[in-house]
Context: one part of a larger RNA
RNA sequence: GACGAACGCUUGCGGCGUGCCUAAGAAAUGCAAGUCGAGCGGGGCAGCAAUGCCUAGCGGCGAACGGUCGCGUAACACGUAGGCAACCUGCCCGAAAGACCGGGACAACAUUCCGAAAGGGGUGCUAAUACCGGAUGUGGCCAGCGGGAGACAUCUCCUGCUGAUUAAAUCACUUGUGGCUUUCGGAGGGGCCUGCGGCCUAUCAGCUAGAUGGCGGGGUAACGGCUCACCAUGGCGACGACGAGUAGCUGGUCUGAGAGGACGAUCAGCCGGACUGGGACUGAGAUACGGCCCAGACUCCUACGGGGGGCAGCAAUUAGGAAUCUUGCGCAAUGGGCGAAAGCCUGACGCAGCGACGCCGCGUGGAGGAUGACGGCCUUCGGGUUGUAAACUCCUUUUAGGUGGGAAGAAAAAAAUGACGGUACCACCAGAAUAAGCCCCGGCUAACUACGUGCCAGCAGCCGCGGUAAUACGUAGGGGGCGAGCGUUGUCC
Numbered sequence: 001g002a003c004g005a006a007c008g009c010u011u012g013c014g015g016c017g018u019g020c021c022u023a024a025g026a027a028a029u030g031c032a033a034g035u036c037g038a039g040c041g042g043g044g045c046a047g048c049a050a051u052g053c054c055u056a057g058c059g060g061c062g063a064a065c066g067g068u069c070g071c072g073u074a075a076c077a078c079g080u081a082g083g084c085a086a087c088c089u090g091c092c093c094g095a096a097a098g099a100c101c102g103g104g105a106c107a108a109c110a111u112u113c114c115g116a117a118a119g120g121g122g123u124g125c126u127a128a129u130a131c132c133g134g135a136u137g138u139g140g141c142c143a144g145c146g147g148g149a150g151a152c153a154u155c156u157c158c159u160g161c162u163g164a165u166u167a168a169a170u171c172a173c174u175u176g177u178g179g180c181u182u183u184c185g186g187a188g189g190g191g192c193c194u195g196c197g198g199c200c201u202a203u204c205a206g207c208u209a210g211a212u213g214g215c216g217g218g219g220u221a222a223c224g225g226c227u228c229a230c231c232a233u234g235g236c237g238a239c240g241a242c243g244a245g246u247a248g249c250u251g252g253u254c255u256g257a258g259a260g261g262a263c264g265a266u267c268a269g270c271c272g273g274a275c276u277g278g279g280a281c282u283g284a285g286a287u288a289c290g291g292c293c294c295a296g297a298c299u300c301c302u303a304c305g306g307g308g309g310g311c312a313g314c315a316a317u318u319a320g321g322a323a324u325c326u327u328g329c330g331c332a333a334u335g336g337g338c339g340a341a342a343g344c345c346u347g348a349c350g351c352a353g354c355g356a357c358g359c360c361g362c363g364u365g366g367a368g369g370a371u372g373a374c375g376g377c378c379u380u381c382g383g384g385u386u387g388u389a390a391a392c393u394c395c396u397u398u399u400a401g402g403u404g405g406g407a408a409g410a411a412a413a414a415a416a417u418g419a420c421g422g423u424a425c426c427a428c429c430a431g432a433a434u435a436a437g438c439c440c441c442g443g444c445u446a447a448c449u450a451c452g453u454g455c456c457a458g459c460a461g462c463c464g465c466g467g468u469a470a471u472a473c474g475u476a477g478g479g480g481g482c483g484a485g486c487g488u489u490g491u492c493c
Stems, first nucleotide, its partner, number of pairs: 001492003005489005012362006018355002020320001025318002029315003034061003039058002042055005068273003078197007087190003092186007100134004109124006139166002142163009171178003199245001201243001206236003211233004216228003248270004252263004275296005298309004326352001328351003334348001335346004365395004375386004401429005409420001437482005442463003448477005458465002
């Protein structure tokens, strides 16, 4: 000097930040991911009807984002620079072409049965942008035969002919929109590979059987011992393998003249985790936090047969701890999901609340005022000091208080729409009125006397003070420093 700090004393106001560093302990309660009726049949409500509204179910998209934490990880995890002639990509954008003919189901619903519940079974009916079959093939993909181009070994690209194979929802609202199918390209996103870089330990010296390589099969979006059969015996290591410890990495932060050292809170990028361990499914995409299955621990309900749960989301609770906040308001803005839209959802986010936790700003009055008042303290008893300090006179009104007015943030396009908030800000009113403490005074180090105490009580960062005149303990007066803070402790430079 710095801090996500804590503790002690003290505390007027505002702005901007910031706030479980410990138990990745446990878990009441509420909320945190829905939306589409312009995909579909049904049901309900209103209505005389037309029609409108609501919706459990089927279906679509989303739920892989956003939010949280740092357990694990010493690793291509991260950073940086490259490579993929070895890859994928829903929604979005550009371009080309197309959507023909049919079919059978399953929920809902009705009925019935079982169960305490969670839930489940049977029978019957039904729609679709759900599912299936056939057709067409601009194209795509595969095979064969040709032509051309490129490169870095395996090879890649363009193109001609023949053959095989491969689509769709003409659906909805309605009269021009939204969608569907195939293909090429783009954008953005991801996957894989590699060089280099960044902890400690030799009181860890040898490590390794899918281990290193090859041929072949499988698998993947894709290369690859990724996996398997066979074959060979390799591969790594004092330039530190293997083991042990510690740790998310980075942009950055702190310090320092720099070089460097230490750290990695908030914010941003990447990675990893979601009670513990394992597994796949769905999907364009999965560590699938608020999905599924199995096992375990814990916990809740039970009619004892059986079921339910997972805050390292936002609040809140409990435990632990020196220590860290509200079970708040709003979708008005920004952004996200769905929707043609209106809109709905959004503890993301925007705000407010609490905490001097930090930084910054402001105030607690200004000028005059000596007979240097009273009081206090000291004294050589003359006086000195507190001290222009107070009183007193004149003035001002920041801030707090009161009254009145009152935003921007909100709009492409007329209206409407603001949580914050009657907030910020402006004007006026009264009145010095509402507002100062903390640490220190032996040397280092700025600031001294008196009394008390008597190696006691105590102080102390180091040196050291205290055993009867203590500037070092305690109190008082005085003084020094900083100031809504001041000290102490901890940690880093």
Molecule: small-subunit ribosomal RNA, 5' domain
Organism: uncultured bacterium